Overview:
Transfer RNA, 76 nucleotides, folded computationally. Rfam family: tRNA. By type it is a transfer RNA. About the family: Transfer RNA (tRNA) molecules are approximately 80 nucleotides in length. RNAcentral records the identical sequence in 2 taxa. The sequence is in RNAcentral, with records from ENA.
RNA sequence: CGGGAUGUGGCGCAGUCGGUAGCGCGCCGGUCUGGGGGACCGGAGGUCGUCGGUUCGAGCCCGGCCAUCCCGACCA
Numbered sequence: 001c002g003g004g005a006u007g008u009g010g011c012g013c014a015g016u017c018g019g020u021a022g023c024g025c026g027c028c029g030g031u032c033u034g035g036g037g038g039a040c041c042g043g044a045g046g047u048c049g050u051c052g053g054u055u056c057g058a059g060c061c062c063g064g065c066c067a068u069c070c071c072g073a074c075c076a
Stems, first nucleotide, its partner, number of pairs: 001072007010025004019056001027043006049065005
């Protein structure tokens, strides 16, 4: 320098053909229990890496950039 993959709550991930952002764990509260553990019920927490574009509408499509990883090239 070129190519590819990934980027979504605290962590791990899903998200179809563009149409209200979800699951598990964790966290908070409650109930059961003498307590712990556990089970059950409820709740908080994300404007989807970033900046633009397309569209009535973008996590999803298009372009630039950034970060991490992989491959190649170059140099020695």